[in-house]
RNA sequence: GCCGCGAUAGCUUAGCUUGGUAGAGCACGGGCCUGUGGAGCCUGUGGCCGGGGUUCAAAUCCCCGUCGCGGCC
Numbered sequence: 001g002c003c004g005c006g007a008u009a010g011c012u013u014a015g016c017u018u019g020g021u022a023g024a025g026c027a028c029g030g031g032c033c034u035g036u037g038g039a040g041c042c043u044g045u046g047g048c049c050g051g052g053g054u055u056c057a058a059a060u061c062c063c064c065g066u067c068g069c070g071g072c073c
Base pairs, nucleotide, nucleotide: 001072002071003070004069005068006067007066010026011025012024013023020056028044029043030042031041032040049065050064051063052062053061
């Protein structure tokens, strides 16, 4: 330099193929329970790497960029 894959919540990740309400676990806040704490149960907060395009509608499709991993030379 070229090619492929990836980037979603504080962390680990599903969803992308086939565009249509962004989910789960852990963590965190509140409550119940408990002599206190933990465990357990209920509940809540919080996110699509950046920019542009297509579309009625983009995490999803297209383009450019950044970063990471792998391969080729």
This is a predicted structure of a 73-nucleotide RNA (transfer RNA) from a Candidatus Aenigmatarchaeota archaeon. The sequence is in RNAcentral, with records from ENA. Rfam family: tRNA. By type it is a transfer RNA. The prediction has a mean pLDDT of 81.